[in-house]
RNA sequence: AUUAUGGAGAGUUUGAUCCUGGCUCAGGAUGAACGCUAGCGGCAGGCUUAAUACAUGCAAGUCGAACGGUAACAGGUCCUUCGGGACGCUGACGAGUGGCGCACGGGUGAGUAACGCGUACACAAUCUGCCUUCAUCAGGGGGAAAGUCACUGGAAACGGUGAAUAAUCCCGCAUACAACUCUUAGAUGGCAUCAUCAUAGAGUAAAAGCUCCGGCGGAUGAAGAUGAGUGUGCGUCUGAUUAGCUAGAUGGUGAGGUAACGGCUCACCAUGGCAACGAUCAGUAGGGGGCGUGAGAGCGUGAUCCCCCACACGGGUACUGAGACACGGACCCGACUCCUACGGGAGGCAGCAGUAAGGAAUAUUGGGCAAUGGACGAAAGUCUGACCCCAGCCAUGCCGCGUGCGGGAAGAAGGCCCUUUGGGUUGUAAACCGCUUUUAUCUAGGAAGAAUGGCCCUGAUUCAUCAGGGAAGAGACGGUACUAGAUGAAUAAGCACCGGCUAACUCCGUGCCAGCAGCCGCGGUAAUACGGAGGGUGCAAGCGUUAUCCGGAAUCACUGGGUUUAAAGGGUACGUAGGCGGUUCAAUAAGUCAGAUGUGAAAUGUCGGAGCUCAACUUCGAACUUGCAUUUGAAACUGUUGAACUUGAAUUAGGUGGAAGUGUGCGGAAUGUAUCAUGUAGCGGUGAAAUGCAUAGAUAUGAUAUAGAACACCAAAAGCGAAGGCAGCACACUACGCUUUGAUUGACGCUGAGGUACGAAAGCGUGGGGAGCGAACAGGAUUAGAUACCCUGGUAGUCCACGCCCUAAACGAUGCUAACUGGAUAUUUUCACGAGUGAGUGGGAGUGUCUGAGGGAAACCAUUAAGUUAGCCACCUGGGGAGUACGUUCGCAAGAAUGAAACUCAAAGGAAUUGACGGGGGUCCGCACAAGCGGUGGAGCAUGUGGUUUAAUUCGAUGAUACGCGAGGAACCUUACCUGGGCUCGAACGCUAGAUGAAUAUUGGGGAAACUUAAUAGACCUUCGGGACAUCUAGUGAGGUGCUGCAUGGCUGUCGUCAGCUCGUGCCGUGAGGUGUUGGGUUAAGUCCCGCAACGAGCGCAACCCCUAUCUUUAGUUGCCAGCGAUUCGGUCGGGGACUCUAGAGAGACUGCCUCCGUAAGGAGAGAGGAAGGAAGGGACGACGUCAAGUCAUCAUGGCCUUUAUGCCCAGGGCUACACACGUGCUACAAUGGCGCCUACAGAGGGCAGCGAACCUGCGAAGGUAAGCGAAUCUCAGAAAGGGCGUCCCAGUUCGGAUUGGAGUCUGCAACUCGACUCCAUGAAGUUGGAAUCGCUAGUAAUCGCGCAUCAGCAAUGGCGCGGUGAAUACGUUCCCGGACCUUGUACACACCGCCCGUCAAGCCAUGGGAGUCAGGGGUGCCUGAAGAUGGUGACCUUAAGAGGAGCUAUCUAGGGUAAACCUGGUGACUAGGGCUAAGUCGUAACAAGGUAGCCGUACCGGAAGGUGCGGCUGGAAUACCUCCUUU
Repeated sequence: AUUAUGGAGAGUUUGAUCCUGGCUCAGGAUGAACGCUAGCGGCAGGCUUAAUACAUGCAAGUCGAACGGUAACAGGUCCUUCGGGACGCUGACGAGUGGCGCACGGGUGAGUAACGCGUACACAAUCUGCCUUCAUCAGGGGGAAAGUCACUGGAAACGGUGAAUAAUCCCGCAUACAACUCUUAGAUGGCAUCAUCAUAGAGUAAAAGCUCCGGCGGAUGAAGAUGAGUGUGCGUCUGAUUAGCUAGAUGGUGAGGUAACGGCUCACCAUGGCAACGAUCAGUAGGGGGCGUGAGAGCGUGAUCCCCCACACGGGUACUGAGACACGGACCCGACUCCUACGGGAGGCAGCAGUAAGGAAUAUUGGGCAAUGGACGAAAGUCUGACCCCAGCCAUGCCGCGUGCGGGAAGAAGGCCCUUUGGGUUGUAAACCGCUUUUAUCUAGGAAGAAUGGCCCUGAUUCAUCAGGGAAGAGACGGUACUAGAUGAAUAAGCACCGGCUAACUCCGUGCCAGCAGCCGCGGUAAUACGGAGGGUGCAAGCGUUAUCCGGAAUCACUGGGUUUAAAGGGUACGUAGGCGGUUCAAUAAGUCAGAUGUGAAAUGUCGGAGCUCAACUUCGAACUUGCAUUUGAAACUGUUGAACUUGAAUUAGGUGGAAGUGUGCGGAAUGUAUCAUGUAGCGGUGAAAUGCAUAGAUAUGAUAUAGAACACCAAAAGCGAAGGCAGCACACUACGCUUUGAUUGACGCUGAGGUACGAAAGCGUGGGGAGCGAACAGGAUUAGAUACCCUGGUAGUCCACGCCCUAAACGAUGCUAACUGGAUAUUUUCACGAGUGAGUGGGAGUGUCUGAGGGAAACCAUUAAGUUAGCCACCUGGGGAGUACGUUCGCAAGAAUGAAACUCAAAGGAAUUGACGGGGGUCCGCACAAGCGGUGGAGCAUGUGGUUUAAUUCGAUGAUACGCGAGGAACCUUACCUGGGCUCGAACGCUAGAUGAAUAUUGGGGAAACUUAAUAGACCUUCGGGACAUCUAGUGAGGUGCUGCAUGGCUGUCGUCAGCUCGUGCCGUGAGGUGUUGGGUUAAGUCCCGCAACGAGCGCAACCCCUAUCUUUAGUUGCCAGCGAUUCGGUCGGGGACUCUAGAGAGACUGCCUCCGUAAGGAGAGAGGAAGGAAGGGACGACGUCAAGUCAUCAUGGCCUUUAUGCCCAGGGCUACACACGUGCUACAAUGGCGCCUACAGAGGGCAGCGAACCUGCGAAGGUAAGCGAAUCUCAGAAAGGGCGUCCCAGUUCGGAUUGGAGUCUGCAACUCGACUCCAUGAAGUUGGAAUCGCUAGUAAUCGCGCAUCAGCAAUGGCGCGGUGAAUACGUUCCCGGACCUUGUACACACCGCCCGUCAAGCCAUGGGAGUCAGGGGUGCCUGAAGAUGGUGACCUUAAGAGGAGCUAUCUAGGGUAAACCUGGUGACUAGGGCUAAGUCGUAACAAGGUAGCCGUACCGGAAGGUGCGGCUGGAAUACCUCCUUU
């Protein structure tokens, strides 16, 4: 010095993630409205709807200095009968003539998509009153008609006739430089017609006066200024489901008309003009300056203020005038309103107020012309609803002020909350003390806005005026602003919100109710989300809500987006318009760049100042106004023109390639059929069958003949073609690619909207053909059904020719062209070198795979890009509705193409992740299967459950993981249930106070008992207060097996004793997440080893603990007894510690050793040794978690419910019922057995209200008496199976024991309901158990007995333990079940008991079709046609004059009528599909290989999803082979 002042995001799709994508929010704004609330002032704003209808008042008049005059008022003069009259004489002036104004100002936005508006030009094609300047002129005549008067019509509005009359009224005549027209000869200039200047002549047309004598006016012409008119370039909404429009239409000649150009109008002639760069039509709309928003670009908007336009009840028309086709003028038609005497008339608030109506909604029938502006006037002045100056109403907006300030802790009371003798919060808040007085009220003072103008004076002068001074006078607002004084904290705070977004949290009430909600979403008993309260947050005289606009939204993307899979590349090519385009030189200057000029109104906005106390507001200045036009330059780039070039493109020549196309001919295999032959009973088909064929000879075999269709091997991810697509061989014709090297042309190129051609399969038409296959159809199966899948048949079709159709997952889901950017490898074809038939190297054109950089949301793409660039085209903008409806085009039809909306949802979607799941795959494990043994299911009984029953049959447990479970003991009790009788501080336990008395025991009455009542006996300690104990009374805590296990703790089951589940750091990935934990081995094991972007660690596994098996040692009583002694012969006694045993401490086992395999971990061996061998056998021990698993009835516990009952006591009953069903067991069905007699061997336990020996009694259960033992001592206690001997002889039995009868024993207050046991008698079913199903892998199964807990007794055959005897089998992992790991698919994530499709039925909503019907709209044809205009005529009228008029008539025309079409909208019986709606019906189509892979197009069929045929796609799983690629 210059430039710049500017840009934030969030919620919501998922289990989680990234992306795409919509919806929603936070901001600002408003002519707003509504709800709650409200102290003051300033400034601004205020019918957005009905351009609907308007009562009433006002909104445009003025001039006597144009005129005739005098109705009203005042003055004057005269007269007077004092009542008054006369005189226009003066000031003035109604009505009238005349002039100017009324075309401004004010309102509104209906119409208008247009030169309407904006901007820039043009008029050589124009006008312009008042104003300014210049020049010239104003001579002389004439005439009428208002007012007035008289008469007169009408209800009124409004007139008619006659008479008289002035003018700046009207009309001739004269004059005419200039003006206009015609003629004439030139000059200059321009832009084509032409313009300007100048010569001569001819023709036409003027005027008005008034006066205060200053002046004001009049006429003609020229110039200026102002205002207007016209034309042109550029800009100016949506729809193509509006594609063709146009007859004065486009142009010409001539005429008319206009201020003026022009089809503006007319006659004639020509046939043009507009349109894909969007004509025409339809819809919507006044335009601009500006305003709102936005970083900007934009988007939206057009209130207030300014400019332009249009309109004035709807429509048409002209008149007057300088100017209008005229808001407060005229005429006509129409609609409406009003008056009326019914004959006729009147009216137009989209001026200011105001009224009604409409509406969510918008003000006073106010004051003033004092100031500003306007009309008229010489002026005074008059008029002015002009938002011009003011006031009134309204928080409608913006701005400003206030509602106090300081101190004050007992942190008061009250409220609210909590962990409640207390704390927290409201809160310095209040009270209280001090201070201030803006505001408020009262009192007093009190503006600026006033400059002009008129009058007077002075000065200057161009004599028009200007400057200065003076006196008087004028303020609606308004006694307002402002100032001073007084009083006193005095007069003044609300609204919304508090789940997240989004600042702000608790209690109570409610209980998917009531309600909230902008989005996500809250509410089903502990709601920060509803309602209330306390508290808090935000803003504040306002605060919220609603509506609308911009923003956020890069979500229409110019700035600044995309199209493989999310929405989106046209099926493919050719090619028109258009867009874009190689190298060099020259010219030009359209684009482009720079300078200058003009314009871009003012206001607004920005910056700098100024004025109201500040601000809002007002105002001055500057910059800006990004644009347009003109002009002067520049010449790089683009364009244009010219000249050239060869590299793009093409042509030619040589070579080469292929399933490229069309036509014709030929061939073999297979299949079917026919004939003949051989031959006999089946064939065929399926998961299994059947239909079907076959003794009238099939199938099979052979031969011959015939028909149609398709072309094995070669063959490949290979080749060719634009795509669809193309395959035996040969020939003919046609097209193309590639390569090599010369030559030729010289940018001829790329893309390509419309257009044209081609376009699988299916389908259609005509004519052929028809072997096989095969929609439809038929039959057979399958199935609950099976309109399917499977089977047997089979028609269209498939094939050919010709003609249509024009669609596919027409896919690489990837448009075409060109350039550039790393490697590796395979393959097709070709060229060169090499070589001399050949490895290889290099170049070109294709076709594949892998991996870089880069890209991508990721998957992935990666020289064949989805990378980096350029050009052109196509397409997308949330899901559904819907590729549907309507319209249009095409088609024979099927249908194709184009292609919406209402309504509805908050998602729909892509890729990837972790799980879960699969009638996916791989690996592995488990008494999971298999191999075995024994059972269950059949019988009888026991027990539990369901069901039923009942007054009650208490409750819970219910797939696995309920059912001999809670219960390890229901006759009473238990007990929770039922019936009945009782109690209410209560049955139990505390505490406080008081009273009474011991407690307690015994007896009696009532009663079923609880309970009640009576009597008797009966006393401990003491500090003498009392204590202890009991009862009662009062108070206080009650109580509840009532509910919620889905509010909970604790405990438990199950997956599962399965091997898993995680973390730290690092690394990978945008991220969820992955890695580790996967892989190769190994193990019972995520056990260990090796490898590895992982390295470590934790919870689990294992080990540590207990029991059992061996040994050693220590210690020997109640145990033991080898040896010694005694003996009653019993370890009984003395002794003994050796042994057994007991119970303490130790040892021992680790693949340690050997061999083999293995890198290792580890594995194998009838290995050694050893009591035991590979975890020696058992037990305890249960990871992260799952099942809202179970339990509120073990216990504990939140909340709720109950309190003369849902609590408590008692008696009796019930839980034990019984047609039936299921589970778990016992006993059996017998001879491996039953029975009788004899006989052997355990372990672990229990025992004092107990075990109870021995003895006696009883057949027995048991009873009596009684020793021992609190137990290694005594006892329960005899073990049984086993062994020996005998008997039974296969039977409902000498099996089996149910059931029943009788008699008893024991326990217990009590065995009736409802105990166990004993004896006698009885002697049922049952002769090994259907489908199905359970347990068990060794001291196991099986079998045998013994003990214990609970317990008075026992329903125990159950449970928990103990020992005795003591097997069989495991080839193996295909299958069933469960589980683990890896992988794969997924539309599941409440996780397959998932998700989800369609018909039908019900309700609601919007829409399409629809016989019609109603309404609106713009045109067209014909008829009619007012006012008016133009032309003609004009006998009648006027005439002072030129002349004019009435009337009649022709044409045009608003409007009206009519006709046929068109467009738009409403409605419509009925009808079609669509959308939405916790629990309707039928099926199960899709998602896993979804159980027939799915999907696309097409055709047929079917209640429905759908099925099938033909062709296509992978966006299909699994598997095997081939091939290719990568790595080594």
Molecule: small-subunit ribosomal RNA
Organism: Saprospira grandis DSM 2844